[in-house]
RNA sequence: GGCUGUGUAGCUCAGUCGGUAGAGCACUUGCCUUGAAAGCAAGAGACGUAGGUUCGGUCCCCACCUCAGCUU
Numbered sequence: 001g002g003c004u005g006u007g008u009a010g011c012u013c014a015g016u017c018g019g020u021a022g023a024g025c026a027c028u029u030g031c032c033u034u035g036a037a038a039g040c041a042a043g044a045g046a047c048g049u050a051g052g053u054u055c056g057g058u059c060c061c062c063a064c065c066u067c068a069g070c071u072u
Base pairs, nucleotide, nucleotide: 001071002070003069004068005067007065010025011024012023013022019055027043028042029041030040031039048064049063051061052060
């Protein structure tokens, strides 16, 4: 350089044949408790960037960027 894939919450991962995105762990608050353990309840928190198509894009198309693999 070429090809293929990846990018969603602090971490690991789902998901939507296009219609307001979920889980586990972690975090915060409350209850419980001798005690911020465990348990129970509630809560905060995310679609890599910029265009295109569309009534509507996290999803489809293009470019770029990140990371990984293969190849030269």